[in-house]
Context: one part of a larger RNA
């Protein structure tokens, strides 16, 4: 702003238009048809690959510069221990969500319609012959369905359901807390009748035995307290903080 005679929420149809459409080897049938032999199948029936594509993240792995723990130079917290800065995250092993691919799962089917070379019935012009001339089959990864995905601005502008009825009503929006979303924007989930974010409480996951005391050792260390201590984006849960207050649009011309 249209959908033409109200408004509004929500579910459809499918005009249309995009995607996909791929192919190998093995086993059987069958050492069969066939063929003197040599060789060797259609047709069917099943395994298991490639390369393409979707989706996902339980499993393998990457990443992970807000997790953890080793260590080096230094500066600094007055020393000592214990820590903080800076040196590509200092550097070195690990590694949560999350996002991934070499991981995982799926996909291409079947089946129909009309058809093309082609192959056929029937049949004549032409008492024969002829797939054609009237008529009727068969028959391709092409083409129309089927499959997936978008789709009523499909100006032929659909269709069903509810919900409002004259009032600042249904309903929308602004403004807030955020994210399955996201360049804004829009989308979604919430706004106290609330778990939407933050914190806080439990777990989980990851690291890998924390400081601080005590014990042995001249010391460097080592033992024990202790599988400790810390723990990011995960999971439950909990109104302690913040979503408080309120505005504005809005249907008979």
């Nucleotide at each position: 702003u249209g959908u033409a005679a109200g408004g509004a929420a929500a579910a459809u149809u499918g005009a249309g238009a995009g995607g996909a459409u791929c192919u190998g080897a093995c086993u059987u049938u069958a050492g069969u048809a066939c063929g003197a032999g040599a060789g060797g199948a259609c047709c069917g029936a099943g395994u298991u690959g490639g390369a393409c594509g979707u989706a996902c993240c339980g499993c393998u792995g990457g990443u992970g510069u807000a997790c953890c723990a080793g260590u080096u130079g230094u500066u600094c917290u007055g020393c000592c221990a214990a820590g903080a800065g800076c040196a590509a995250c200092g550097c070195u092993g690990g590694g949560u969500a999350g996002c991934u691919a070499u991981g995982u799962a799926c996909g291409g089917a079947c089946g129909g319609g009309a058809u093309a070379a082609a192959c056929g019935c029937u049949g004549a012009a032409a008492g024969c012959a002829u797939c054609u001339a009237a008529g009727c089959g068969u028959g391709a990864a092409a083409c129309c369905c089927a499959c997936c995905u978008c789709g009523a601005g499909a100006c032929u502008a659909a269709u069903u359901u509810u919900c409002c009825c004259a009032a600042u009503u249904a309903a929308u929006g602004c403004c807030g807390u955020a994210g399955u979303a996201g360049a804004c924007c829009a989308c979604u989930a919430c706004g106290u009748u609330g778990a939407u974010a933050g914190g806080c409480c439990g777990g989980g996951u990851g690291u890998g035995u924390a400081a601080g005391u005590g014990c042995a050792g001249c010391a460097a260390u080592g033992c024990a307290u202790u599988g400790a201590g810390c723990u990011a984006a995960c999971c439950g849960g909990u109104a302690c903080u913040a979503a408080u207050a309120g505005c504005a649009u809005g249907a008979u011309u």
Molecule: large-subunit ribosomal RNA, domain VI
Organism: Alphaproteobacteria bacterium